The RNA shown here (FMN riboswitch aptamer (RFN element)) has 111 nucleotides and comes from uncultured Ruminococcus sp.
The RNAcentral record of the sequence draws on MGnify.
It matches the Rfam family "FMN riboswitch aptamer (RFN element)". Its family is annotated with FMN binding in the Gene Ontology. Rfam's curators write: The RFN element is a highly conserved domain that is found frequently in the 5'-untranslated regions of prokaryotic mRNAs that encode for flavin mononucleotide (FMN) biosynthesis and transport proteins.
The organism belongs to Ruminococcus, within Bacteria.
The coordinates come from a structure-prediction model, not an experiment, and the mean pLDDT is 84.
[in-house]
RNA sequence: AUCUUCGGGGCAAGGUGAAAUUCCUGACCGGCAGUUAAAGUCUGCAAACUGUAAAAACGGCUGAAACGGUGAAAUCCCGUAACCGACGGUAAAGUCCGGAUGGAAGAAGAU
Numbered sequence: 001a002u003c004u005u006c007g008g009g010g011c012a013a014g015g016u017g018a019a020a021u022u023c024c025u026g027a028c029c030g031g032c033a034g035u036u037a038a039a040g041u042c043u044g045c046a047a048a049c050u051g052u053a054a055a056a057a058c059g060g061c062u063g064a065a066a067c068g069g070u071g072a073a074a075u076c077c078c079g080u081a082a083c084c085g086a087c088g089g090u091a092a093a094g095u096c097c098g099g100a101u102g103g104a105a106g107a108a109g110a111u
Stems, first nucleotide, its partner, number of pairs: 001111006013025003027095002029085002031045004040083002049060004066080004087098003
């Protein structure tokens, strides 16, 4: 450099109602790379949304914590107890359905 493969999880149980996995009690989930040490909340990236008519390319936007402990070193581990989660649909959705049998950060392999 070319090609191939892989590349996101989650409302149990109950309440109200004509109708809600959307409201209420409660439950559950955590992409990729980096960082003296393992991260949803640190740094950066991807996705989603969006601007330059379109495409390409380049931009914009982009959520959320503390305290204590161990240690040489942790906002990453352990403990406590918090918080966050695109767009469209629908009884108001991080978890259902849809764009998506999509795209991608990236990982592995072959030549």